[in-house]
RNA sequence: GGGACUAUAGCUCAGCUGGUUAGAGUGCUACGUUGACAUCGUAGAGGUCGAUGGUUCGAUUCCAUUUAGUCCCA
Numbered sequence: 001g002g003g004a005c006u007a008u009a010g011c012u013c014a015g016c017u018g019g020u021u022a023g024a025g026u027g028c029u030a031c032g033u034u035g036a037c038a039u040c041g042u043a044g045a046g047g048u049c050g051a052u053g054g055u056u057c058g059a060u061u062c063c064a065u066u067u068a069g070u071c072c073c074a
Base pairs, nucleotide, nucleotide: 001073002072003071004070005069006068007067010026011025012024013023019057028044029043030042031041032040050066051065052064053063054062
């Protein structure tokens, strides 16, 4: 210098062909259960979907640019 992949909750990740409430596990908080703890159950909080712009009635999803990380070629 050229190319590929990844970025979504504190952490690990799903999200199909763009479609109207963005989810799971784990963690956190509260309550129940226990003599107490753990386990288990219920409920809850927590997200500018890396950033900016564009296309569209509508974008986590498509397009362009860009940032960070990993890898390949030279």

Description
The RNA shown here (transfer RNA) has 74 nucleotides and comes from a Clostridia bacterium. Its Rfam family is "tRNA". By type it is a transfer RNA. Lineage of the source: Bacteria > Bacillati > Bacillota > Clostridia. The sequence was found in a public genome assembly. Its mean pLDDT, the model's own confidence on a scale to 100, is 81.